[in-house]
Molecule: Lysine riboswitch aptamer
Organism: Mesobacillus selenatarsenatis SF-1
RNA sequence: AGUGAAGAUAGAGGUGCGAACUUCAAGAGUAAAAGUCAGGAGAAUUGUAGGAUUCAUUGAUGGACUUUGAAAGGGGAUGUUCGCCGAAGUGGGGAAAUACCUAUCGAUUUUCUCGCUGGUCCUUCGUUGAAUAAACGCUGGAUUGUCAAGAUUGCCAUCUUGGAGUGCUAUCUCAUGU
Repeated sequence: AGUGAAGAUAGAGGUGCGAACUUCAAGAGUAAAAGUCAGGAGAAUUGUAGGAUUCAUUGAUGGACUUUGAAAGGGGAUGUUCGCCGAAGUGGGGAAAUACCUAUCGAUUUUCUCGCUGGUCCUUCGUUGAAUAAACGCUGGAUUGUCAAGAUUGCCAUCUUGGAGUGCUAUCUCAUGU
């Protein structure tokens, strides 16, 4: 020289990732509130079951008409700011909290752990969703960065095939060692 160590530090991929704010569309003339009419016994507190507590013949749920009339989650950008490059997303398992109580599913949030996915775009199907938006998952493609092998090459570079971020590049540390 090289080799080993998920070693330390700093970087690259680009419609790059995530969050917050502003604004816009949709949600929606929906939910809800008030009034009137008809009607006549249940209704609400998360899905189910059981309790408990409220409302209800001084008229419940639901229905029709009239008037008033939202919001959340998700999404777009003329965007702005911040944090970053397993950025982040997702699957399984565990713990905790949230709705009146218990039980059991599910939902939301936080956290621990084990896996999968290099990035972006399009797409059949499926799930969520108001949605034809969007997200996620599987399949199939395109494109791009990186490394390896091979070919054409003096070099630059081009092409083919393949792998995965516990990767790749650069510098340094430790050990071994020429």